[in-house]
RNA sequence: GAAGUUUGCUAGGCCGCCGCUGGCGCAAGUCCCGAAAGGGCGCGCUGGAGGAACGUCCGGACUGCAUAGGACAGCGUAGGAGCUAACGGCUCUCCACCGCGAGGUGAGGAUCAGAGCAACAGAGACGAGUCCCUUGGAACCAUCCGCUCCGGCGGCAGGAGCCUUGGGGGUGAAACGGGCAAUCUCUACGCGCAGCAACACCAAGUAGGCCAGCGUCGAUGUGGUUCCGCAGAGCUGGCGGGUAGGUGGCACCGAGCCAUCGGGUGAUCGAUGGCCAAGAUGAAUGGCGGUCACGUCGGGAACUUCGCAAGAGGCUUCCGACGCACAGAAUCCGGCGUAUCGGCAGACUUCACAA
Numbered sequence: 001g002a003a004g005u006u007u008g009c010u011a012g013g014c015c016g017c018c019g020c021u022g023g024c025g026c027a028a029g030u031c032c033c034g035a036a037a038g039g040g041c042g043c044g045c046u047g048g049a050g051g052a053a054c055g056u057c058c059g060g061a062c063u064g065c066a067u068a069g070g071a072c073a074g075c076g077u078a079g080g081a082g083c084u085a086a087c088g089g090c091u092c093u094c095c096a097c098c099g100c101g102a103g104g105u106g107a108g109g110a111u112c113a114g115a116g117c118a119a120c121a122g123a124g125a126c127g128a129g130u131c132c133c134u135u136g137g138a139a140c141c142a143u144c145c146g147c148u149c150c151g152g153c154g155g156c157a158g159g160a161g162c163c164u165u166g167g168g169g170g171u172g173a174a175a176c177g178g179g180c181a182a183u184c185u186c187u188a189c190g191c192g193c194a195g196c197a198a199c200a201c202c203a204a205g206u207a208g209g210c211c212a213g214c215g216u217c218g219a220u221g222u223g224g225u226u227c228c229g230c231a232g233a234g235c236u237g238g239c240g241g242g243u244a245g246g247u248g249g250c251a252c253c254g255a256g257c258c259a260u261c262g263g264g265u266g267a268u269c270g271a272u273g274g275c276c277a278a279g280a281u282g283a284a285u286g287g288c289g290g291u292c293a294c295g296u297c298g299g300g301a302a303c304u305u306c307g308c309a310a311g312a313g314g315c316u317u318c319c320g321a322c323g324c325a326c327a328g329a330a331u332c333c334g335g336c337g338u339a340u341c342g343g344c345a346g347a348c349u350u351c352a353c354a355a
Base pairs, nucleotide, nucleotide: 001351002350003349004348005347006346007345008344009343010342012292013291014290015289016288017287018286020048021047022046023045024044025043026042029041031040032039033038050326054337055336057335058334059333060332061331062195063194064193065192074191075190076189077188078187079093080092081091082090083089094108095106096105097104098103109186110185114184115183116180117179131169132168133167134166136163137162140159141158144155145154146153147152199248200247201246202245205243209239210238211237212236213235214234220231221230222229223228224227256275257274258273259272260271261270262269263268294323295322296321297320298319299318300317301316303314304313305312306311
């Protein structure tokens, strides 16, 4: 110098104007909305998106149901040791595979408990099979030779099948000895179910429920209103449950954040000191302008490299235009996964060159 591996950090800065929203303080009115519960209106100060707020995949906190315990079923996890509130996360490590290497990946318990599966090729593929050659065997067929008492007997080589405890060939990843558990299964361990639209509280109207009183001896409603009519079986009050609506949960006190020191290879743990940090419910966290920085493109100028030249390139500077990612909290937290224009830093590897 080139090419990589890995671990972290960052995610435009500043100023002005106008808005939105939470909190605190002051101020508080015969104020506004509402039946109430409750909410709002002024001024000042102050807080106001992320590394992933995302996907909602895993684990917890919290809440309700149910709670005397256990089991089946179902779901999940799987080398070993550890971290943690917990985990399917993370760390260290063994093994296997990939890479020259830094390093990366792993669905890495069990196949003498049982079941299931294996393309193509091959005769045969999960508990068999007999294709070819060979070894061995018994009977059969026809030929030849020898002997013969002519009935047969013995022998060399041969033929086509059959059997076979053996050996070999061929096919295939695998041929009877194995493989696959990412098929069921077995083993060990974990899990009760639902989720903030959980849940708790306050609380209309209407309908229905319960209780009390009055009422066909005319309550009550209604038309004119001295009085007389008409309709007429309900009327009044209280209680309790639920709904609309509202408040809490819910946003400063937590498995919290930062710094230093210490233990540990590490995940992480401990001590000390400091800090308090968004929060709605049609749902705030924005808009405009200026300036600086960054990137791309175009143009001008200076310097410079190569080249005979035409021209090509490098670097600095000025001007202009455009761009500035992925994405946006919704009960909270720990992880994982995914998206992301760019920038910065640490450690390490391989190759080349120089001393």
Bacterial RNase P class A from Burkholderiales bacterium RIFOXYC12_FULL_65_23, 355 nucleotides, folded computationally. A source record names the gene rnpB. The model forms 95% of the base pairs in the Rfam consensus.